Predicted 3D model of a 461-nucleotide part of an RNA (small-subunit ribosomal RNA, 3' major domain) from an uncultured bacterium.
The RNAcentral record of the full RNA draws on ENA and SILVA.
Its mean pLDDT, the model's own confidence on a scale to 100, is 80.

[in-house]
Context: one part of a larger RNA
RNA sequence: UGACGGGGACCCGCACAAGCAGCGGAGCGUGUGGUUUAAUUCGAUGCAACGCGAAGAACCUUACCAGGCUUUGACAUACUCAUGAUCGCACCAGAGAUGGUGUUCCCUUCGGGGCAUGAGCACAGGUGCUGCAUGGCUGUCGUCAGCUCGUGCCGUGAGGUGUUGGGUUAAGUCCCUCAACGAGCGCAACCCUUACUGGUAGUUACAUAUCUCUACCGGGACUGCCGCGAUCAACGCGGAGGAAGGUGGGGAUGACGUCAAGUCAGCACGGCCCUUACAGCCUGGGCGACACACACGCUACAAUGGCUGGUACAAUGGGGAGCCAACCCGCGAGGGGGAGCCAAUCCUAUCAAAACCAGUCUCAGUUCGGAUUGUAGGCUGCAACCCGCCUGCAUGAAGUUGGAGUUGCUAGUAACCGUGAGUCAGCACAUCACGGUGAAUACGUUCCCGGGUCUUGUACA
Numbered sequence: 001u002g003a004c005g006g007g008g009a010c011c012c013g014c015a016c017a018a019g020c021a022g023c024g025g026a027g028c029g030u031g032u033g034g035u036u037u038a039a040u041u042c043g044a045u046g047c048a049a050c051g052c053g054a055a056g057a058a059c060c061u062u063a064c065c066a067g068g069c070u071u072u073g074a075c076a077u078a079c080u081c082a083u084g085a086u087c088g089c090a091c092c093a094g095a096g097a098u099g100g101u102g103u104u105c106c107c108u109u110c111g112g113g114g115c116a117u118g119a120g121c122a123c124a125g126g127u128g129c130u131g132c133a134u135g136g137c138u139g140u141c142g143u144c145a146g147c148u149c150g151u152g153c154c155g156u157g158a159g160g161u162g163u164u165g166g167g168u169u170a171a172g173u174c175c176c177u178c179a180a181c182g183a184g185c186g187c188a189a190c191c192c193u194u195a196c197u198g199g200u201a202g203u204u205a206c207a208u209a210u211c212u213c214u215a216c217c218g219g220g221a222c223u224g225c226c227g228c229g230a231u232c233a234a235c236g237c238g239g240a241g242g243a244a245g246g247u248g249g250g251g252a253u254g255a256c257g258u259c260a261a262g263u264c265a266g267c268a269c270g271g272c273c274c275u276u277a278c279a280g281c282c283u284g285g286g287c288g289a290c291a292c293a294c295a296c297g298c299u300a301c302a303a304u305g306g307c308u309g310g311u312a313c314a315a316u317g318g319g320g321a322g323c324c325a326a327c328c329c330g331c332g333a334g335g336g337g338g339a340g341c342c343a344a345u346c347c348u349a350u351c352a353a354a355a356c357c358a359g360u361c362u363c364a365g366u367u368c369g370g371a372u373u374g375u376a377g378g379c380u381g382c383a384a385c386c387c388g389c390c391u392g393c394a395u396g397a398a399g400u401u402g403g404a405g406u407u408g409c410u411a412g413u414a415a416c417c418g419u420g421a422g423u424c425a426g427c428a429c430a431u432c433a434c435g436g437u438g439a440a441u442a443c444g445u446u447c448c449c450g451g452g453u454c455u456u457g458u459a460c461a
Stems, first nucleotide, its partner, number of pairs: 001461002003458003007455007015445002019409005026299008034290002042053002064285007073123001077122001079120006088103006105114003125274002128272003134268002136263003139259001141257001146185006152161003165176003191251004196219007222245001225239005301402001305361006318348002322341002327336003368399001373394007415437007
């Protein structure tokens, strides 16, 4: 000087408390451990791994396993020699990769050039190892308020001072004091969005000067004004006006550093290793197994409900190998059909669902709940057996609110409700976004957890 303390003082945070909804019990989905397996590819492992890489494993992907094959190679550059028998097309064999048979190069200034094949030779190739050799990127403490420097001064020196102290703040924010005076990276502001408003413009919006909406340029909020407290100043409480009041709400933005944190499988790269194989191609299988354990979710256990009928109101975003209307067929998934749309239109998925109104059920393992199984179908796709999604009929498990414990959340939030998008042929209970309905509680900081400042102890560095 730091670090640590079941030392002290002060302060903060959904940290506790006050509340609301959960998880932990059931069934199912997904991930992981374990076990199994020819293989169940690999990585991630307290917080900060476990719906994580994976924004989507039937083949492909795919890295794993079995079998069948190739060896200058699926891919790149270059050289030598030889050839035009190559490629393509057709047929045959084969699970296919591939092999065989037939046919058969292009341009030319005639010098040659291109392409392809074979042999040879440099090399290619490796998701093989090392994230403890690395770059880049990322997580985390933590959007916590800290981390430093120049000069000066103090100290033999490590170092200190500044950065401490008194107040204040979300903040090392600001003020005062002070052997310090200044400065930098952080904080804040500048950026995006949202709430109010003016002007201009207006298509496909609106509907007839308006309004709504959209785009652009502006205004507006600054403790600016008033009162009280306090007074050197900063500031605190209340009020007015205002759409908005004290960083208005949300986002982006992540200091010096910590964890030899994560990633050699995104990419790049040093070293090591393989080179008829640890490379390459193909078919099939596996990544989907299943005594079990954990994590994250979905659906429920019902009457604030289930079912039937009727009626109403969104926003974001998407659409050409696409979105798909009317109409017809089908109980339905869906099929036929073909209009419109390259999109503020017109078109389209698209009738949002909870909500509301009426009827029914009457507290039961039920008209709750929907797992599981049987069967008949639909769709995508070469192909749904392993191993997809959806529909009809039948079947109708567990489950009657969940032990110890534990999670999220302070307002348009939690909770509940649906919608869209990316990935994508098909596949979403996940993820990312969007709107609809819309609470309760916060006395307070004693305690638990994490953090900040000062101080103190130390046999630790």